[in-house]
């Protein structure tokens, strides 16, 4: 520090995800030791039991055990004394600390800083002073009584540091007066004088001392007030009745509306009041480069709470966790009358939960309470226990050891790997174990240690007791095998799994970490993805439709002053811990400890640039006046002509209208057309524009009136008056709404006619709202430049509108304002923008933060309604997007090819037959091929064989190969069974070179498989396509994909060539080189040839090489020549010559690639499967089955023909288990003999159409030959299933073929025969050969295929693409919903506990007063009344939640239904707003946008 993921690829935007760190954790697997920490995050749920706050006899009275002393004594005894102990009581101090928890609290609760002249403070410290005289009670105790208990009542006795009265009292408090000083103020302080008021307690061997009282000061702790700071929601916008203030009073320690009476009407809030939600706050912790974000466990500070709510008492202090009272809920006891209780103290229990410990030891240390002290108490605390919960440290050994052992795994069988790993040898002993010793922690002397016989030290034994977890497709470090087969499963994201899975499971191996490792959850980071640091808004999400303007923010030049912001210095503060730096202590570390430091706040002083404030000035910003000027700017009124429609009249007649074509409609009742007259409404042709005006919406005939703004010019004036603008207010196309008018044309809805599978559309005929006017609403839009406003700055060029200047004029120049285009710098993801910025800056506003859900729900506001504005969440996806690139595609465009169409000839599709295929059938009808590019294809030969299929009979080392061991050992013949294979049996025999060995048998390795996978493959092949294309190197351009080159202008069959060009070259293709053919020449001359010579029946022979022909080698054709066209080119057209022209004709030859095209059955081959069978042999059957369907052919339907007779002319080929002349026989197929020929020699071999002659005479025929009957021939072991041929007889369909469809452009089509491969035989197929030999081509609009350029795209498995909505089904979350249930809460009223306060207080009461007393007074209390007052009740609102028949849309879900809306002009361009309509997408109207 980044990475993965949108695409075919690219750049950008943007979300999701990962790698890091962290945790009071939990879960899974695993687990040796120690140290230091930490340990109910949930139910502030309920709690059994024990403990957690007491202490003081030196405050007081009294009771008391053992022991001691004395006395008494019958007894385990009794009495007395002093000391001591124990329990309760009076009294004092403490119990308000310590400990727990985080419920509540958004608050002066907390943090920080300041203030209190408005305050308190027990114990402690310092100082001054004082403590005198009296009095009356009450617990305990005794007696009596009530109660189950808790407990209570009455009577009697008594002490005090308990209570009360009086005295004294400086300074203390109050009042009055005088004087001084200080303070921001009410005022405060000091001094003096006068008046009034107020204290005390004793204890102590009566020693030291401990206490008591008053006052002042200190310290500590607290109380109060204020500034500033720290959560979310505005779908919470207004809130408030003691509310805000005043006067007076009450109350308090104290200020205060804290409380009360009266008076006033205020107070607070967009700088966010009020309400709702959430939350203890901080020091700090985690993370981060930082800024920041998140958190608030442990430790420390503050606050709040103590079962829930309320209340006071006591006290220095509480409104009191282990106190009290009341009320509520709950639990327990009860004798039913009543009582008791509060673990959010420590431990522990139940419960909840994913989850959090022992009912331990000790007061030894630290600290606290009491005490004079000893001491007591202390679950504070110190320790131990449990838990890998965290951090830190240590160990599970170290060295040597290769035949690289065994085993495992993999293997190409060679080996590799585990792996120096192990064994084995040597060594060590940390930790654990055992044994011995044994602390510090304890101080001023001694005593006192829970931890603990712990740490630590020493010794002993032995490698001995101690390793796991996760991962290995990419991110991300680490790969193989097997199993599985879209199953089981994995998964953080992308994604793996459908038979070879590095992604699942297992194993081997590897990687990572290690007493841990993974997972889950959460936080920060990465995320510059809320952007202050540090983002954006033309098209990705994002500029409000436009203006006016409030608050606010920001603001020109000069001078002076102030010093709020700002800068600097000093001081105060910022507890400790934490953190950082330096040092120290535990063997190190974690941990502990010492010193120093940071940030923040405040006070004061200095500075004066900049911002700000105050004052004064200035004119350039802004504005005003003046003079000009353009304009569809706005409002009202008025006038006009053209057109449409309607009405009247004339002329006139058979149609008009409308469309792709029609029809509906109109018209003989006279339309359309045409002329004249009239009526009405709406809109204003030409000018007119790329133009003008306006803030936007928007604005267009002429004239008049009223009115807003702009621009230009020059002078004068004001003197910063400015910019922006949250809220707010106004304007705001079309549609729409309300009321009233108007209504010609147009025209949603609607109706009809067409179209169509349908047509709720597109087209047509009608047509209502509406469109128009007035008034009032609505407030939206693709309200767009998809670009907020203002100011300044940053090259130009060119057009245009308005004004000014150059004296006039000017086509010219300068200048200001507006409006376009091009273009530099710069910007931008690119497209593009570019003085009219999307550039460079400043100011202000608005808006965005992944897609869907959704601009939806709910709430609120607005509206008559339609609806608008504001605006979520659940859930769901791994994307959704922008720009550009290459393709592909288009019912886009341009150019151009091809028997592509057209023109033409012959066919196919109909018939019969042949053949292949589908289907059906079958024991089997073996398998493959599947649009073109499967179907006379693999088959260039299925009767057996072939043969892969079926049935049956058989074989198992196998029909075939190699190796090893053992045995046998050459052959062969015969018989029986059998369909054969095979089985059974018999016979004789014994190769040899004597080593050995063919063959055979047994056994083991192995053979075999036309079994599977052509989606694991090689090879070969088809196809686009003989199409003209496909690429590379370097350079250049682009961020990049990529482009350029290869595009362009010409030209060509061609990316063929030429020219041009940021390209220059090159490769694979094209062409050429190769073969055949066409002309000529040369050479050669047999088996070929024969002109001349000789010869014959015959090129038969002699001879000849001229010719034909064969073979070989050459020549020839190159747009070379001429003319024209063309760019001076390439080339094209025409011509000459030539056998041939413009690649002469044909063939071979097939670029990069596409179709997971075809083939595992040609062959080869990985893997899988099979092994007495899926192998092998045999017999028979099947592949030939037939109601059908299709492809490809043959033969025909006839007279250009059929038949008969005669005559003629090829070429390619083939031939020895072959071709077979010739002769004979047979009607014939053929048969019997038989010459020649391994072939330019002989044979196949008569070519046929054709020509000549004849018959047939248009007929299902002398056409046609199927089918069937009979008789034969040939091949073959064998023609039944199932061959071919011949003869005789039979003589079917068929009279030229529907929709549709094929081939062919010349020696071609058509037509005619011939040969060959395969092959025993079998050819209508296939591959070749020659004979005869046409027609047509205007042309490129259309169909098909293709090439190049361009355009659009939402396609990229690429239009056989993509994709929308309804409906149906399943699941999920949400909204509404008659209601219903509980929660929180406002208001009003009722009831009213405890208690404080007030009043009364006839009853009760020791102290004080009067009184001898009785009694009275005063004071206090019970009690009563009243204010307030918790819980409760009633009524009525609000908020959020649960549930709800049913309703609604939404999301998601491999293969459901209907259509085709969108993407290519998507077949009606699309989209926006609105209105109506329709199963649905949607359609239509009106206005708008170009995306």
């Nucleotide at each position: 520090a980044g990475a993965g993921u949108u695409u075919g690829a690219u750049c950008c935007u943007g979300g999701c995800u990962c790698a890091g760190g962290a945790u009071g954790a939990a879960c899974g697997c695993u687990g040796g030791c120690g140290g230091c920490g930490c340990g109910c995050c949930u139910a502030a749920c309920a709690c059994a039991u024990g403990c957690a706050a007491g202490u003081c006899g030196a405050g007081c009275g009294g009771u008391u055990a053992a022991g001691c002393c004395a006395c008494c004594u019958u007894u385990u005894g009794g009495u007395g004394g002093g000391a001591a102990u124990a329990g309760a009581g009076c009294g004092g101090c403490g119990a308000a600390c310590g400990g727990g928890u985080g419920a509540g609290u958004a608050a002066c609760a907390c943090g920080u800083g300041a203030c209190c002249a408005a305050c308190c403070u027990g114990c402690c410290c310092c100082g001054c002073g004082c403590a005198c005289c009296g009095g009356g009670a009450c617990a305990a105790c005794c007696c009596g009584g009530c109660g189950a208990a808790a407990g209570c009542c009455g009577g009697g006795c008594u002490g005090a540091u308990a209570c009360c009265g009086g005295a004294u009292g400086c300074g203390c408090c109050c009042c009055c007066g005088c004087a001084a000083a200080g303070g921001c103020a009410u005022c405060u302080u000091c001094g003096c004088g006068g008046g009034g008021g107020g204290a005390a307690a004793g204890c102590g061997a009566c020693a030291a001392g401990c206490g008591g009282c008053g006052c002042g000061g200190g310290a500590u702790g607290g109380g109060g007030u204020c500034g500033c700071g720290g959560c979310c929601c505005a779908u919470c916008a207004g809130g408030c009745a003691g509310u805000c203030g005043g006067c007076g009073g009450g109350g308090u320690g104290a200020c205060g509306g804290c409380c009360c009476a009266c008076c006033g009407a205020g107070c607070u809030u967009u700088c966010g009041a009020c309400g709702g939600g959430u939350a203890g706050c901080c020091g700090g912790g985690c993370u981060g480069a930082g800024a920041g974000g998140c958190c608030g466990a442990u430790c420390g500070g503050c606050c709040a709470c103590a079962u829930u709510g309320g209340g006071a008492c006591u006290g220095a202090g509480a409104u009191a966790c282990g106190g009290c009272c009341c009320a509520g809920a709950c639990u327990c006891c009860u004798a039913c009358g009543g009582g008791a209780g509060g673990c959010a103290g420590c431990a522990g229990u139940g419960g909840g939960g994913a989850a959090u410990u022992u009912u331990g030891c000790g007061c030894a240390a630290u600290g606290g309470g009491g005490g004079a002290a000893a001491c007591c108490c202390u679950g504070a605390c110190g320790c131990a226990g449990c838990g890998a919960c965290g951090c830190c440290g240590c160990g599970u050994g170290c060295g040597g050891g290769a035949u690289g052992a065994c085993g495992g795994c993999c293997u190409u069988c060679g080996g590799g790997u585990u792996g120096u790993a192990a064994a084995c040898c040597g060594c060590u002993u940390u930790c654990a174990g055992c044994a011995g010793g044994g602390a510090a922690g304890a101080c001023c002397a001694a005593a006192a240690g829970a931890c603990g016989g712990u740490a630590c030290c020493u010794g002993c034994a032995g490698a001995a007791g101690a390793a796991g977890c996760c991962c290995c497709g990419g991110c991300u470090a680490a790969c193989u095998a097997c199993g599985u087969g879209c199953c089981a499963g994995c998964a953080g994201c992308c994604g793996c799994g459908g038979u070879a899975a590095u992604a699942c499971g297992u194993a081997g191996g590897g990687g990572g970490c290690g007493a841990g490792c993974g997972u889950u959850a959460u936080c920060c980071g990465g995320a510059u993805u809320c952007a202050u640091u540090g983002g954006g808004c033309g098209u990705a999400a994002a500029g409000c439709g436009c203006g006016c303007g409030u608050a606010g923010g920001c603001g020109g030049c000069c001078u002076u002053c102030c010093a709020a912001g700002c800068g600097g210095a000093a001081c105060c503060u910022c507890u400790a811990a934490c953190c950082c730096c330096g040092g120290g202590g535990c063997u190190c570390a974690a941990c502990c400890u010492c010193g120093g430091g940071c940030c923040g706040g405040g006070u004061c002083c200095c500075g004066g640039a900049c911002u700000g404030g105050a004052a004064g000035g200035c004119u350039c910003g802004a504005g005003u006046g003046c003079g000009g000027u353009a304009g569809g700017g706005g409002a009202g009124g008025u006038c006009g002509g053209a057109a449409u429609u309607c009405c009247c009249g004339g002329u006139g007649u058979a149609g008009c209208g409308g469309u792709g074509g029609a029809a509906u409609g109109c018209g003989c009742a006279g339309a359309u057309a045409u002329c004249g007259g009239g009526a009405a409404g709406a809109a204003c042709a030409c000018c007119g524009a790329u133009g003008g005006c306006g803030a936007a919406g928007g604005c267009a005939g002429g004239c008049c009136u009223c009115u807003g703004g702009g621009c230009c010019g020059g002078c004068a004036c004001u003197g910063a008056c400015g910019c922006u603008g949250a809220g707010g207010c106004g304007c705001g196309a079309a549609a729409g709404c309300c009321g009233g008018g108007g209504g010609a044309g147009c025209g949603a809805a609607c109706a009809g006619g067409a179209u169509u599978a349908g047509a709720u559309a597109c087209c047509c005929u009608g047509g209502u709202a509406g469109u128009c006017c007035c008034g009032g609403c609505c407030g939206u839009a693709a309200a767009c430049g998809a670009u907020g406003g203002g100011c300044g700055c940053u090259a130009g060029g060119u057009g245009u509108g308005g004004g000014g200047g150059g004296a006039c004029g000017a086509u010219c120049c300068c200048u200001c304002c507006g409006u376009g285009c091009c273009g530099c710098a710069g910007c931008a993801a690119a497209c593009g923008c570019a003085u009219u910025a999307a550039g460079c800056g400043c100011c202000c506003c608005g808006c965005c933060u992944g897609g869907g859900g959704a601009g939806u729900a709910c709430g609120g506001c607005c509206g008559c309604a339609a609806g608008g504005c504001u605006a979520a969440a659940a859930c769901u996806c791994a994307a959704a997007g922008g720009a550009a690139u290459u393709g592909a595609c288009g019912g886009g465009g341009g150019c151009c090819c091809g028997c592509a169409c057209a023109a033409g000839c012959a066919g196919c599709g109909g018939a019969g037959c042949a053949u292949g295929u589908g289907g059906c059938u079958u024991a089997a009808u073996u398998c493959g091929a599947a649009g073109c590019a499967a179907c006379g294809c693999g088959a260039a030969g299925a009767a057996c064989c072939u043969u892969a299929c079926c049935a049956g009979g058989g074989c198992u080392c196998g029909a075939c190969a190699c190796c090893a061991g053992c045995c046998u050992g050459a052959g062969c013949c015969c018989g029986c069974g059998g369909a054969a294979a095979c089985g059974c049996g018999g016979g004789g025999g014994c190769c040899u070179g004597a080593c050995g060995g063919a063959g055979g048998g047994c056994u083991g390795g192995c053979a075999g498989g036309u079994g599977g996978u052509g989606c694991a493959u090689g090879g070969c092949u088809g196809u686009c396509g003989u199409c003209a294309g496909c690429u590379c190197g370097u350079g250049u351009c682009g961020u990049g994909a990529g482009a350029u080159g290869u595009u362009g202008g010409g030209u060509u069959a061609a990316g063929u060539c030429c020219c041009g060009c940021a390209a220059c070259g090159a490769g694979c293709g094209c062409a050429a080189c190769c073969c055949c053919u066409g002309u000529c020449g040369c050479g050669u001359g047999u088996u070929g040839c024969c002109a001349g010579c000789a010869u014959u029946g015959a090129g038969u022979u002699g001879g000849g090489g001229a010719c034909u022909c064969g073979c070989g080698c050459g020549a020839g054709a190159c747009u070379g020549c001429c003319g024209g066209c063309g760019u001076c080119a390439a080339g094209c057209c025409g011509g000459a010559g030539g056998a041939a022209g413009g690649u002469g004709g044909g063939g071979a030859c097939g670029a990069c690639g596409u179709c997971a095209a075809g083939u595992c059955a040609u062959c080869a081959u990985g893997c899988c499967c099979u092994u007495c069978a899926u192998g092998c042999c045999c017999u028979g059957g099947g592949c030939u089955g037939c109601a059908c369907a299709c492809g490809u052919g043959c033969u025909a339907c006839a007279a250009u023909g059929g038949c008969c007779g005669g005559c003629a002319c090829a070429g390619c080929g083939g031939g020895c288990u072959g071709c077979g002349a010739c002769c004979g026989c047979g009607c014939g197929a053929g048969c019997g003999g038989a010459a020649g020929c391994g072939a330019a020699c002989c044979c196949c071999c008569c070519a046929a159409a054709g020509c000549c002659g004849g018959c047939c005479c248009c007929a299902g025929u002398u056409c046609g030959g199927a089918u069937c009957g009979g008789a034969g021939g040939c091949u073959g072991c064998a023609a039944c299933c199932c061959g071919c041929c011949u003869c005789c007889g039979u003589g079917a369909a068929g009279c030229c073929g529907g929709a549709g469809u094929u081939g062919c452009u010349a020696g071609u089509a058509a037509u005619c025969g011939c040969g060959g491969a395969u092959c025993a035989g079998c050819a209508c197929g296939c591959c070749g050969c020659g004979g005869u030999g046409a027609a047509u081509g205007c042309g490129u609009u259309c169909c098909c295929g293709g090439g190049c350029c361009u355009u659009g795209u939402a396609c990229a498995c690429a239009c056989c693409g993509c994709c929308c909505g309804u409906c149906a089904c399943a699941c999920c979350a949400c909204c509404c919903g008659a209601g219903u249930c509980g929660u929180c809460u406002g208001c009003a009223c009722c009831c009213g506990a405890a208690g404080c306060c007030g009043c009364c207080g006839g009853c009760c009461g020791a102290a004080c007063c009067c009184g001898c007393a009785a009694g009275g007074g005063g004071c206090g209390g019970a009690g009563g009344c009243g204010u307030c007052g918790a819980a409760g009740g009633u009524g009525u609102g609000g908020a959020g939640g649960g549930u709800g028949a049913g309703g609604g849309g939404g999301g998601u879900g491999a293969a459901g239904u209907c259509g085709u809306a969108a993407c290519a002009a998507g077949g009606u361009a699309g989209c926006c707003g609105u209105a109506c309509c329709g199963g649905a997408a949607g359609g239509u109207g009106c206005g708008g946008c170009u995306g």

Small-subunit ribosomal RNA from Slackia sp. ZJ119, 1491 nucleotides, folded computationally. Rfam family: Bacterial small subunit ribosomal RNA. The coordinates come from a structure-prediction model, not an experiment, and the mean pLDDT is 87. Taxonomically the source falls in Slackia (Bacteria, Coriobacteriia, Eggerthellales, Eggerthellaceae).